[in-house]
RNA sequence: AGGGGAUUAGUUCAGAUGGUAAGAACGCCGGUCUCCAAAACCGGAAGUCGGAGCCUCGAAAGCUUCAUCCCCUG
Repeated sequence: AGGGGAUUAGUUCAGAUGGUAAGAACGCCGGUCUCCAAAACCGGAAGUCGGAGCCUCGAAAGCUUCAUCCCCUG
């Protein structure tokens, strides 16, 4: 320098050929239980979907660009 992949909750990850919908597990907080805790069970909080712009009636998703990380080629 060129090519490819990844970026969504604190962490690890799902997410429908663009549609009425932001999800799971773990973690965290509260409760039940217990002498106390753990476990188990019940409930809850937590997201500008990496940034900016664009297409569209409608974008986590499509297009452009930037950033960070990983891989490949030279």
This is a predicted structure of a 74-nucleotide RNA (transfer RNA) from uncultured Dysosmobacter sp. The organism belongs to Dysosmobacter, within Bacteria. Model confidence (mean pLDDT): 81 of 100. Rfam family: tRNA. Rfam links the family to the GO term triplet codon-amino acid adaptor activity. Rfam classes the family as a transfer RNA. It was read from a public genome assembly.